[in-house]
Molecule: THF (Tetrahydrofolate) riboswitch aptamer
Organism: bovine gut metagenome
RNA sequence: CAGAGUAGGAGCAGCGCGUUAAGUGUCCGGAGGAUGGGAUGUCGCCCCGGAACGAAGGCUUGCCGCGGUGCUGCCCCGCGUCCGCUG
Repeated sequence: CAGAGUAGGAGCAGCGCGUUAAGUGUCCGGAGGAUGGGAUGUCGCCCCGGAACGAAGGCUUGCCGCGGUGCUGCCCCGCGUCCGCUG
């Protein structure tokens, strides 16, 4: 000097969940949890409580849809400080 590597995010795919409405998203409060290999850290992520808002079902009975839906896989993006690792 250069590189690797996080939480997480986008796209695609598979398997599911809901459609008798959870989930997702928004706002307020809590100061809890985890977060490159180590330490620390938040304006990022998750958790808890409360509030408001809100939906696409269909028929051919077994399928097709719908949801800013859950998980996993692939690929791309991807740590602020200090130390460490590789070249």